[in-house]
RNA sequence: GCAGCCGCUCAGGCGAUCGCUGGGCUCUUCGGAGCCGAGAGGAAAGUCCGGGCUCCAUAGGGCAGGAUGCCGGGUAACGCCCGGUGAGGGAAACCUCGAGGAAAGUGCCACAGAAAAUAGACCGCCCGAGCCGCCUCGGCGCCUCGGGCAAGGGUGAAAAGGCGGAGUAAGAGCCCACCGCGCAAUCGGUAACGAUUGUGGCAAGGCAAACCCCAUCCGGAGCAAGGCCACGUAGAGGGGCGUUCGAGGGCUGCCCGCCCGAGCCCCUGGGUAGGCCGCAAGAGGCGCUCGGCGACGAGCGUCCUAGAGGAAUGACCGCUGGCCCGCGCGAAGGCGACUUCGGCGGGAGACAGAACCCGGCUUAAGAGACGCUGCGACC
RNA sequence: GGCCCCAUCGUCUAGCGGUUAGGACAUCGGCCUCUCACGCCGGUAACCGGGGUUCGAGUCCCCGUGGGGUCGCCA
Numbered sequence: 001g002c003a004g005c006c007g008c009u010c011a012g013g014c015g016a017u018c019g020c021u022g023g024g025c026u027c028u029u030c031g032g033a034g035c036c037g038a039g040a041g042g043a044a045a046g047u048c049c050g051g052g053c054u055c056c057a058u059a060g061g062g063c064a065g066g067a068u069g070c071c072g073g074g075u076a077a078c079g080c081c082c083g084g085u086g087a088g089g090g091a092a093a094c095c096u097c098g099a100g101g102a103a104a105g106u107g108c109c110a111c112a113g114a115a116a117a118u119a120g121a122c123c124g125c126c127c128g129a130g131c132c133g134c135c136u137c138g139g140c141g142c143c144u145c146g147g148g149c150a151a152g153g154g155u156g157a158a159a160a161g162g163c164g165g166a167g168u169a170a171g172a173g174c175c176c177a178c179c180g181c182g183c184a185a186u187c188g189g190u191a192a193c194g195a196u197u198g199u200g201g202c203a204a205g206g207c208a209a210a211c212c213c214c215a216u217c218c219g220g221a222g223c224a225a226g227g228c229c230a231c232g233u234a235g236a237g238g239g240g241c242g243u244u245c246g247a248g249g250g251c252u253g254c255c256c257g258c259c260c261g262a263g264c265c266c267c268u269g270g271g272u273a274g275g276c277c278g279c280a281a282g283a284g285g286c287g288c289u290c291g292g293c294g295a296c297g298a299g300c301g302u303c304c305u306a307g308a309g310g311a312a313u314g315a316c317c318g319c320u321g322g323c324c325c326g327c328g329c330g331a332a333g334g335c336g337a338c339u340u341c342g343g344c345g346g347g348a349g350a351c352a353g354a355a356c357c358c359g360g361c362u363u364a365a366g367a368g369a370c371g372c373u374g375c376g377a378c379c
Numbered sequence: 380g381g382c383c384c385c386a387u388c389g390u391c392u393a394g395c396g397g398u399u400a401g402g403a404c405a406u407c408g409g410c411c412u413c414u415c416a417c418g419c420c421g422g423u424a425a426c427c428g429g430g431g432u433u434c435g436a437g438u439c440c441c442c443g444u445g446g447g448g449u450c451g452c453c454a
Base pairs, nucleotide, nucleotide: 001375002374003373004372005371008368009367010366012320013319014318015317017315018314020039021038023036024035025034026033027032041351045362046361048360049359050358051357052356053222054221055220056219060256061255062254063253065218066217067216068215069214070084071083072082073081074080085099086097087096088095089094100213101212105211106210107207108206109205122153123152124149125148126147127146128145129144130143132141133140134139161179162178164176165175180202181200182199183198184197185196186195187194188193226277227276228275229274236268237267238266239265240264241263248260249259250258251257284303285302286301287300288299289298290297291296323347324346325345326344327343329342330341331340332339333338380453381452382448383447384446385445386444389404390403391402392401397434406422407421408420409419410418427443428442429441430440431439
C1' cells in the first nucleotide's frame, strides 16, 4: 500500500439576523406583547416480535388457532442477547445455522431409469440344457430356454453401508481389518455432547419452511385504549322482538361458565364532532466500585433531558475544528523509496423527522480511529 | 396514529411443489373482401425485488418494495 475480519465511536462547533412549538415570569386594551430557559434519532422508519399501561371477570375451563424448538444462562418479557455443543463455510482473522421427532400415522418423490421404498434385473457376470456354425477334434462362438448373482456399466437429486482383502461357478457383511452406523458400559461435563472400550453384523432412503406428533408459551382489544367536562337534538315518526317462560349486550373464533340486564333492533328524518386528563422521573441517562468469561446484576453518587395535535424543532450569513483531493509552494528528517509539519486552492458531509412509553430485530445510510488476519513492494 | 388487505403478459384473470406458466380482450403479421368491420391462422408479451427450505419454488418460509381500504375497520 492492497484485500479482508471484528467490536466500537461520532452524527461538527461558536456567533449574528429573521422565524416556529411548548414551559415559567411580568405586563395587558384580554386580541396579545416582552423577557428567560428548553426543543428529534441511531435508526425517531418498517410495524416484525416482546413487555408496561388501559378497558373488558381477578382473566375462568375446554376446543380450535398461533408462535417457538440443540444445551445452559441473562431478562419485566421475547422469536432478543450471552456462553457452550454439533454441523457447515473460509487459506486465516473469523463467520453462518427455523439445529425436536421420519422406529405413531398419512402423504409426496416430476423427468430419466429395470427398479423410487413391500426394492428391483436393462446391459452384464456365472452354471446347466438344447440347436446351429467354426475347428488344429482339445474346445470356442451366436441364439434360445431354465436357474444363480447384485461386484461392474448405465439412469437419477437420491439405488438399501464405504474401501481393501479372503472366499466363490460367479458373487454377496457370507467372513475379516479399518472407517461409518446402532446398542451397552465406563470416564469427563450441570447439560447439549465428547472420549475410550466392548458388542451387534448392517437393517431402518429423503422431505415435517407437507399434514402431523411431542414439549413449552400465548385470554381479547388497543392511547382513535380509557376517564372527566362542555355543547347539541329529542321524551321525533313508523315497524318488529322482549321484561325472571330473560330480548339484548360484554368477556372470544366456537361451546361451557360468569357478569350486566329493561330495554334492544330496523327504516325515515336530524344533531355533535370542542376542551382537559391519560402525557413523560423512566425496566431513565452518565460516572465510580464490586460480582460474573460474558449477556447482565448489586451498591453509591450525580443529572432532568421534546410533548405537538393537519402536527413545532427551520432558513440564511460569518468564523472555524476534523476528513478527502490537487500543487514544478515552503521547512524538517532520511543514503534512498518516502514520511511529518505548515501554506495555497478546491471538495464532500449521508440516511432520515418523535405522535402513549420501553426492550429487541430488520431495513436505510455517511465518516472515523483502535485491534486482528493475509498478500505485495521498498528501505 | 392504529388495524387490515393485495401484487402473474399493456388490461382482466387461471395456475396439486414437477414438461416450454394457460385463457380472454388489446397489439403485430398473414388470409378473406373492391375496401373496412366480422371471421380464420400465426406471433410478440408476465410471475414486484432479495435471501432461504427442497433434487426442484409463480406456489412454502423470512426480509424488503410498491399499491390499496378507512365514520358501509376504529373516536